[in-house]
A computed fold for a 74-nucleotide RNA from a Candidatus Pelagibacterales bacterium, annotated as transfer RNA.

RNA sequence: GCCCCCAUAGUUAAGCGGCAUAACAAGUCCAUGGUAAGGAUUAGUGAGAAGUUCAAUUCUUCUUGGGGGCACCA
Numbered sequence: 001g002c003c004c005c006c007a008u009a010g011u012u013a014a015g016c017g018g019c020a021u022a023a024c025a026a027g028u029c030c031a032u033g034g035u036a037a038g039g040a041u042u043a044g045u046g047a048g049a050a051g052u053u054c055a056a057u058u059c060u061u062c063u064u065g066g067g068g069g070c071a072c073c074a
């Protein structure tokens, strides 16, 4: 330098052109003599940019970061 894969909530993951989802964590409430476990409920999320589209987390391109493969120079 070239090619391939990956990037989703605080963490781990699912899903996908049409309301972003689950578990754990966090807040509030219930419950208990108290703590843990348990139950209910709330908030929070798509690496950055551009394009296509009525509509993009999803498709395309570029950038950034991570992983893998190949090549070149010395």
Base pairs, nucleotide, nucleotide: 001070002069003068004067005066006065007064010024011023012022013021018054026042027041028040029039030038047063048062049061050060051059
NCBI's taxonomy places the organism under Bacteria, Pseudomonadati, Pseudomonadota, Alphaproteobacteria, Candidatus Pelagibacterales. The sequence was found in a public genome assembly. Its mean pLDDT, the model's own confidence on a scale to 100, is 81. It matches the Rfam family "tRNA". Rfam classes the family as a transfer RNA. Rfam links the family to the GO term triplet codon-amino acid adaptor activity.